[in-house]
RNA sequence: AGAGUUUGAUCCUGGCUCAGAUUGAACGCUGGCGGCGUGCUUAACACAUGCAAGUCGAACGGUAACAUGCAACUGAAGUGGCAACAUGGAAGUUGUGAUGACGAGUGGCGAACGGGUGAGUGAUGCAUCGGAACAUACCUAGUAGUUGGGGAUAACUAUUCGAAAGGAUAGCUAAUACCGAAUAAGCUCUGAGGAGGAAAGGUUGGGAUACGAAAGUACCAGUCGCUACUAGAGUGGCCGAUGUCUGAUUAGCUAGUUGGUAGGGUAAAGGCCUACCAAGGCGAUGAUCAGUAGCUGUUCUGAGAGGAAGUACAGCCACACUGGAACUGAGACACGGUCCAGACUCCUACGGGAGGCAGCAGUGGGGAAUUUUGGACAAUGGGGGAAACCCUGAUCCAGCAACGCCGCGUGAAUGAAGAAGGCCCUUGGGUUGUAAAGUUCUUUUAUAACUGAGAAGAAGUCCUAGUUUAAGAGAUGAGGAUGGAGAUAGUAAGUUAUGAAUAAGCACCGGCUAACUACGUGCCAGCAGCCGCGGUAAUACGUAGGGUGCGAGUGUUAAUCGGAAUUAUUGGGCGUAAAGGGUGAGUAGGCGGUUCGGUAAGUUAAUAGUGAAAGCAUUGGGCUCAACCUGAUAAGUGCUAUUAAUACUGCUGAACUAGAGUUAGUUAGAGGAUUGUGGAAUUCCAAGUGUAGUAGUGAAAUGCGUAGAUAUUUGGAGGAACCUUAAUGGCGAAGGCAGCAAUCUGGGAUGAGACUGACGCUGAAUCACGAAAGCGUGGGGAGCAAACAGGAUUAGAUACCCUGGUAGUCCACGCCCUAAACGAUGUUUACUAGCUGAUGGGCAGAGAUGUUCAGUAGCGAAGCUAACGCGAGAAGUAAACCGCCUGGGGAGUACGGUCGCAAGAUUAAAACUUAAAGGAAUUGACGGGGACCCGCACAAGCGGUGGAUGAUGUGGAUUAAUUCGAUGAUACGCGAAGAACCUUACCUGCUCUUGACAUGCCAAGAAUUUUGCAGAGAUGCGAAAGUGCCUUUGGGAACUUGGACACAGGUGCUGCAUGGCUGUCGUCAGCUCGUGUCGUGAGAUGUUGUCUUAAGUGACGUAACGAGCGCAACCCUUGCUAGUAUUUGCCAUCAUUAAGUUGGGAACUAUACUGGGACUGCCGGAGGGAUCCGGAGGAAGGUGGGGAUGACGUCAAGUCCUCAUGGCCCUUAUGAGCAGGGCUUCACACGUCAUACAAUGGUAAGUACAAUUGGAAGCGAAGUUGCGAGAUGGAGCAAAUCUAACAAAGCUUAUCGUAGUCCGGAUUGUAGUCUGCAACUCGACUACAUGAAGUUGGAAUCGCUAGUAAUCGCAGAUCAGAAUGUUGCGGUGAAUACGUUCUCGGGUCUUGUACACACCGCCCGUCACACCAUGGGAGUGGGGGAUACCAGAAGUGAUUAGACUAACUCGCAAGAGGGGUCGGUUACUAAGGUAUGUUUCAUGACUGGGGUGAAGUCGUAGCAAGGUA
Repeated sequence: AGAGUUUGAUCCUGGCUCAGAUUGAACGCUGGCGGCGUGCUUAACACAUGCAAGUCGAACGGUAACAUGCAACUGAAGUGGCAACAUGGAAGUUGUGAUGACGAGUGGCGAACGGGUGAGUGAUGCAUCGGAACAUACCUAGUAGUUGGGGAUAACUAUUCGAAAGGAUAGCUAAUACCGAAUAAGCUCUGAGGAGGAAAGGUUGGGAUACGAAAGUACCAGUCGCUACUAGAGUGGCCGAUGUCUGAUUAGCUAGUUGGUAGGGUAAAGGCCUACCAAGGCGAUGAUCAGUAGCUGUUCUGAGAGGAAGUACAGCCACACUGGAACUGAGACACGGUCCAGACUCCUACGGGAGGCAGCAGUGGGGAAUUUUGGACAAUGGGGGAAACCCUGAUCCAGCAACGCCGCGUGAAUGAAGAAGGCCCUUGGGUUGUAAAGUUCUUUUAUAACUGAGAAGAAGUCCUAGUUUAAGAGAUGAGGAUGGAGAUAGUAAGUUAUGAAUAAGCACCGGCUAACUACGUGCCAGCAGCCGCGGUAAUACGUAGGGUGCGAGUGUUAAUCGGAAUUAUUGGGCGUAAAGGGUGAGUAGGCGGUUCGGUAAGUUAAUAGUGAAAGCAUUGGGCUCAACCUGAUAAGUGCUAUUAAUACUGCUGAACUAGAGUUAGUUAGAGGAUUGUGGAAUUCCAAGUGUAGUAGUGAAAUGCGUAGAUAUUUGGAGGAACCUUAAUGGCGAAGGCAGCAAUCUGGGAUGAGACUGACGCUGAAUCACGAAAGCGUGGGGAGCAAACAGGAUUAGAUACCCUGGUAGUCCACGCCCUAAACGAUGUUUACUAGCUGAUGGGCAGAGAUGUUCAGUAGCGAAGCUAACGCGAGAAGUAAACCGCCUGGGGAGUACGGUCGCAAGAUUAAAACUUAAAGGAAUUGACGGGGACCCGCACAAGCGGUGGAUGAUGUGGAUUAAUUCGAUGAUACGCGAAGAACCUUACCUGCUCUUGACAUGCCAAGAAUUUUGCAGAGAUGCGAAAGUGCCUUUGGGAACUUGGACACAGGUGCUGCAUGGCUGUCGUCAGCUCGUGUCGUGAGAUGUUGUCUUAAGUGACGUAACGAGCGCAACCCUUGCUAGUAUUUGCCAUCAUUAAGUUGGGAACUAUACUGGGACUGCCGGAGGGAUCCGGAGGAAGGUGGGGAUGACGUCAAGUCCUCAUGGCCCUUAUGAGCAGGGCUUCACACGUCAUACAAUGGUAAGUACAAUUGGAAGCGAAGUUGCGAGAUGGAGCAAAUCUAACAAAGCUUAUCGUAGUCCGGAUUGUAGUCUGCAACUCGACUACAUGAAGUUGGAAUCGCUAGUAAUCGCAGAUCAGAAUGUUGCGGUGAAUACGUUCUCGGGUCUUGUACACACCGCCCGUCACACCAUGGGAGUGGGGGAUACCAGAAGUGAUUAGACUAACUCGCAAGAGGGGUCGGUUACUAAGGUAUGUUUCAUGACUGGGGUGAAGUCGUAGCAAGGUA
C1' cells in the first nucleotide's frame, strides 16, 4: 500500500465482498508448565443457608455465664495408727461483684464510611472554568470556662395478656441520660435603653492538712473528656457560563408560569412556599414532546482529522422489593433503621405476625455465556477504645476457567542401504526424507530427595540525654539494646539423583491468498466470505498422500474501527452516471468596493492558574527476560485570568466614486391588460342551376344522396384561428407571446454629462406568477375531438385506419400548481486566443467598410472532461450565497401532517429483497434503417416436380428381429460401386471358453491329402496315406494338436474427451501481421475515400510504410498449328482385292512426344491513370471453354460402424462358431427418380452416322437351333489387330385419326430361360394372355445462359446373378436476359440498438401456485404519560370546647399557671377509583399492493423506423 466482482472487451460511476487491528466474548477440535491480569454484557428476576458493623466496664446501675480470691460446709487418693481416729487437702456445694472480666440493659461514638448495581436520569446529572448567601461531628491552633442543685427512668422484682412477635400495670435504682438555677463574652437579638444565653465528669498518682471505722472524699498534679467563642484544614450544600445523542412524519410551550413587593421557610441565595400586583418568560442558534442513554478520566481503531465504546481501575451521580413519608443525627429523607400503602414469599393456635443478597460465597431461573456456600486479619486501610484488644466477605491470599497478555518446553549433533511402509507413476522412477532406525550427547521441564527466602526486623519491652511536673507518678523522647506475631506456604528459589525420558495440534491448499495430486461421487451428496464449484476424466464436494500457515493453541460466529475520498473540515460531487428548486420578488442569515482615525470582540504572542491519580509517550530502575510493577519527565492539542501587538475581519466616526441607483435624450420589440375592428376559409341555413352518385381507403365498408346529395351560383348566420411577410429573427423572470387600430402599462439596450454615495450579491421561511389537462358557476360552441357508437383489419383487435360524435377546446370569474416546466447546465462578479454569420444602438467614414456596447447562432486555441463534448453566452481559472445527491428494487409508495370541491399535490419512510443497476465509447451481430455492388437471386425464357402407376430412400406403424448411422438449407437413388446364403453388425435355437485372430512358454506331432459314422450344421468319434526343409548335429524355421498363464476379442458407450477425413457458408473476396502514428483504454489507422475489376484486380489520393494467407498465374484437358515418329491406325497418287485385302506411300486423318500461339500486343475513341467501348488480324479476344485447386474461421455440423485413439464397460460373454429367420413387413406421410397420359406421336418395314470404355475363373465371333430369354459352338483376342458392338433419336414409306385408343403399360395367370449348394420367404429376364391408374396435374416449388437446356442412345465400376440408381461417353440441338423495383443469399460503407448463447436475441404485464415481510381493517388486549373529579394511609405543618400530665414558677397547703403528651379537626399528599381524550406495542375475519421462486397460462408493450418513432 491494495485486491475480487457489472462487459465480448474498455474507461468511468457505483455498491457489495476480502486481506489488518481489537474484545469482559461464545462455539468446534485439541491441550505440557509458569507469571501477571480478567470473569452474569441476559432477568434492577426470585432467593434456602452462613457470614458482611460494631465497640467502649477508663460514662452507669449491675452480675446471667466463665475464672480467681475470701468465708462456710462436705471431704477423695495418700500417710500414721490394730482400730477408732488423726493428718491431708484433691474435688464438690453454698455465700460473697472483692478481683479478672462480662450476657442483657441505660449512656457515648460509629452505623450517612467501606462494599454492590446502573433501573431511573438528555439535566435537580456529568466535564471544564468561575462565583457568593452557607454548614461542618471527629482533627489542628487559640481564648474563656467546667459552680451549685433537682426530678425521673430502663435493667431488676411482682402480677398479668398473647400461639408467637410483642406487650400492660405496680414497685426499686444509677449515670458523661434528662431538667432548672448561677456565671457570660470577641456569641445571638435589638426599638441601641436593653434582653437572651452553656457545661460532666472519668481515670492515674500523691500524701502536708481536713472529714471518715475503713474504703475513700475534699485537696494538689497528670491525662482523657465536657461547655462557649474565634480561626484553620479537609469535607459537604448552593449558583452561573460553556460543552454534552436521535427525531420537525414533535412547532408552538408555559398560571407559580416570568418579574416585583411583603411575609414565611432553610445551614444558606432563590416562586423554595404564601398573599397581592404586573403580563410576562422560552422557541427555527430547535422550545415543548417522543425515543434512547448513567457522565467523565479513559478504551479500541485510524497517518491524522475523525468514528465507535464507557468492562476492569479511578472521580462524580443515582438507586437499594415497588411507591410515599418523615424521625434521629454534624451529616440520611438512611442497602444489612423506622412508619404507611402495594405485590410477592414464609410462620400461625386464624386472632395476628415476619422478610427484602443491585454486600461475599451460594441456589433456582433466564441465557450462546461468566467462578468457591475457601483461608486470614500477617500486610494496607476503616470503626470503637486511654490501651491491651475486638470487629472488618473492605482488603490480602488461595481455588476454578487457555478468557486475555507475556515467557518456556515437547530435545541436540551425526546418520544414505536414500531401508521398510504409504502415495503417485510415462514402470525408468519420484516423493514422504536426514525424516526414521542406528551412534554420540544434553537435562530447561518432569519425578524423587534435601535446603529454603524476600516481603519485615511493625507494635511492644528495657536503657538513656532532654522536656513537662512539687515528683525518677504519669506523659513525651532523637538514639541504643532486646524481642518475637505469617493466611499466603514448606510456596518462590537453590542443590543432588534418574533418564529422551512426561508433553502437538488446528485450519487451509480454484482466484483474491502462501500451498497439488490420486481415488470416490455424478446438478446427487455436498461446498461457498465475494466471484462461483458439482450434469462420468472436479487442483472448488468426500477420503488419502503431499504441501502451506499459525502453534498450546487453532478455526468459526458475533461486534467495533480501518481499508471506505462510500457523508469528503482535512477530503467528493450535481449537461448525459444519483443529484440545479418550474420562475421571480424578497425577510432573517451568510458574504461584501476605496481612504483615514478610534477601539480591541475575533486574531496573534508572552506570563500565571488549572487540566486529580492511574493510563498513553519518552527515559531510568526492579522481578533471569517479557508481560507486570515502579521513579522522573513530557503530553493532555482544553478552559480561565492578566499584559502586549493591531496586519486582516468585526464595531464605531469621517470621507471617496470604479459597484449599485436616479435624472433629461435616442431607440428596437408577437412584453402585458382592456376595448374595438378586418378579410380569407370551414360549417350551417335559405334560394337558384343540375343529376346520380358522393365520401373514404392499402383495399373496402359504415356514412351522405332520387324526400335531389356531391358540384356550382347568390344571400345570410355563427364561432374559432389569423395565410403571405417569417428568419439559427424579436420580446419576456419563467410559463409563454403573432391580423389591424386605440387606450393604459412593465422591462431592456445605447450615449455624453450631472446627482446620491456602498444604498451591493445571494437568499431558509414567506409571497407572487406558473403550459396542457382537470374542477366549480354562468355564457358560447364553427372546426377539431378523449369517452362512446358503427365499419374495417385481425387468430383476437376493448388499438393503429375509416364514418360519426359528447365533454373539452373559446369567454368571464374562482380553483388546481403539475410537465422531458430541458440548455436535462441555479443566481451574481472578475479574468483567459481567434474566426464566421445575423439582431438592436453608438462613433468614424462620401461610400465601401472599420470600431465599440448589448443580446443571439456556428466553428475553434489553451484549459477542462470517464468519454461524448464544453470552450468569453464555459462544462476553463477563481470568489460569494442558495438548492440537491450518496448502489438497484421496494417507492416518490405506506402512515401521519399541510393544501385542495374533487382529481390529487406536497412533505416522506421502513420491513424485505438483490450483486449489481448505470454512463460514455469500442468491436461484432442484427434491423419489417439507408447507400453501392454481385449471384439462374428475381425478371425474360425452356423443361420439370407437386396429380397417376411403378422403382428407391426416409418417417411412422408393425415385429422375436424388422441391425446401426445420416435429420432445415448442409439427412431422405445418403454410408450401400449393388442384403436370396455369405455380406450381417439384428432375432431364435444349438454349441466353444487362452478362444475365430496376435505374441511369449512347455509337450507331442512334419505339413498335408483321402475317407467312414452321428448330427440341421458347427462339431464329435474314427480309419488310411504321408515322414519334408536348414544345420556348426546342440538345435532351428514354418505348420498342426494339447496344456497353464500373461492376454486376445468387442460393428459395446461417449463424435459433447480426440486425431484423421468430410459437408456448409463459398471459389464468396476476404482474413491478418510487423514497424510507425492516434486514443487513458477496448481499439483505430493500414483494409477507409474516388475511379476500376470476376477479384483487397489495379490506379490515384492518403499517417502510414511494408509483408503474409487467400485472388490471379504455375498443373490437367479441350480448341489451331509446326517438327519428329508410323503399327494394329490412315489411303491422295500407282497397282490389286469381295473387302486398305495386299504391294506401296508418309501427303491427309489419327495417335503421342516436343514446341509455337493470345500479350489489351496493334488501330480508333474516352480518361491524368488503372481501365472501358469499338475495330482489324486471327483457329481462338479480353479469365477462350471445362477441371483440379477451398484463406482466417463458423455450425460442440457429420463420422468411435473405414481407420487410429483417451476414458468407461463385457470377459463360460456385450467375445467366437453354426442353421434358420430378419434387414424385402404396410391403414399412412414425405423426398428423389422412371414410365406415361400421346399425332413434333404409336406401330410396321427399310435405311444412315458416334464416342468413351471393358475383356483371361474373361470378352466371346462365324455357324446351328429356339417366337424369345437363351442354348450349342468355340475361331480370335492379355487386344488402335480379336471381342462386347446392331448405336438410338434421325431419314424414307405405310397405317392409326383424338378414342382411355393400334396411347399407356401397372397388375395377374400360364409356360419358360439364366446365374447360383440353394431363387419359398426374396433375383433378373423371355413368350402368350390379362390391360389398372393416367386425357398434362391445387397451393406451392426445382433446374438451366450455349454445344448449355431439352431430347436420344452407348459404355464402365460394384457384381455368381440382380439398376429406372450412379459415374462417364458421344448424337440431335434451342429459347431468353429490358433490367435490379421486388424475393433469397453474399460483399463493402454508414446508421440505430436495452442484442454479445449475438433477433431462433433481449424483454413487459395480468392470471394461476408456493413462501416472505408489510399497509388498511369492525375491533380486541396490554403499556406510558395527561386532564378533571372522588377518596385520602403514614407523616409534617397549623389548630384545638376533649383526656392526661415528674422536674420549672407561684402557693404553708389544697391547688393554680406555663409547657407537654394523647385524641379531634384541617392543609398538603402515595397507592386506589371514575370519566375523557392522547400516544405506543401486540393481535384481528377480510382486504390492498410489494418481493422472491430453471423449464405453467394469455398476449407481445419496449429495445432496429421494434413493425402506429
The RNA shown here (small-subunit ribosomal RNA) has 1509 nucleotides and comes from a metagenome. Its Rfam family is "Bacterial small subunit ribosomal RNA". The family is grouped with related families in Rfam's "SSU clan". The coordinates come from a structure-prediction model, not an experiment, and the mean pLDDT is 84. The sequence is in RNAcentral, with records from SILVA.